The RNA shown here (SAM riboswitch aptamer (S box leader)) has 108 nucleotides and comes from Oceanobacillus luteolus. It matches the Rfam family "SAM riboswitch aptamer (S box leader)". Rfam's curators write: The SAM riboswitch is found upstream of a number of genes which code for proteins involved in methionine or cysteine biosynthesis in Gram-positive bacteria. Model confidence (mean pLDDT): 86 of 100. Lineage of the source: Bacteria > Bacillati > Bacillota > Caryophanales > Oceanobacillus.

RNA sequence: UUCUUAUCCAGAGAGGUGGAGGGACUGGCCCUUUGAAGCCUCGGCAACAGACUUGCUUCAUGCAAGAACUGUGCUAAUUCCAGCAGGCGUGUGCCUGAAAGAUAAGAA
Numbered sequence: 001u002u003c004u005u006a007u008c009c010a011g012a013g014a015g016g017u018g019g020a021g022g023g024a025c026u027g028g029c030c031c032u033u034u035g036a037a038g039c040c041u042c043g044g045c046a047a048c049a050g051a052c053u054u055g056c057u058u059c060a061u062g063c064a065a066g067a068a069c070u071g072u073g074c075u076a077a078u079u080c081c082a083g084c085a086g087g088c089g090u091g092u093g094c095c096u097g098a099a100a101g102a103u104a105a106g107a108a
């Protein structure tokens, strides 16, 4: 980098540094000099994978609950909203499914 599977309406921020951008892309909308991105420190959330505890179960194992040691991840706004297709409604919206994206695990 590509492929496969699962999840994405919940949750969780302070300090230092830095000095103008950021929210993937496009449009919208929003955040930001009352300090953006990035980096560092210390917290926190969650429970994807490994390990662990309990119960049930099996030849192997698997299922459920718990906990949070390890590896990741995350910590404005539903993935901020939409983008393509369909349905409903026609005061421009709502619903469903894709696509795209993100994360994890596995594979090449």
Stems, first nucleotide, its partner, number of pairs: 001108008013042005021031003025083004043075003048071003052066005079100001084097005